The RNA shown here (transfer RNA) has 73 nucleotides and comes from Candidatus Iainarchaeum sp. Model confidence (mean pLDDT): 81 of 100. Rfam family: tRNA. From the family's description: Transfer RNA (tRNA) molecules are approximately 80 nucleotides in length. The RNAcentral record of the sequence draws on ENA.

[in-house]
RNA sequence: GGGGUCAUAGUGUAAUCCGGUAUCACAACAGCCUCCAGAGCUGUGAAUCUGGGUUCAAAUCCCAGUGACCCCA
Numbered sequence: 001g002g003g004g005u006c007a008u009a010g011u012g013u014a015a016u017c018c019g020g021u022a023u024c025a026c027a028a029c030a031g032c033c034u035c036c037a038g039a040g041c042u043g044u045g046a047a048u049c050u051g052g053g054u055u056c057a058a059a060u061c062c063c064a065g066u067g068a069c070c071c072c073a
Stems, first nucleotide, its partner, number of pairs: 001072007010026003020056001028044005049065005
């Protein structure tokens, strides 16, 4: 220098093929329960790497960039 894969709550992930309410688990917080705590049950908040484009509508499609890993030179 060229090419490929990936980036989603605090953590790990699904949804991408085929554009249409962003999933689940753990963690956090609140309540119930308990003498207290834990466990259990119920509930709540929290996320699409950045910028731009297409579209009624973008995590998803297009362009550029950033970062991680791999391959070629």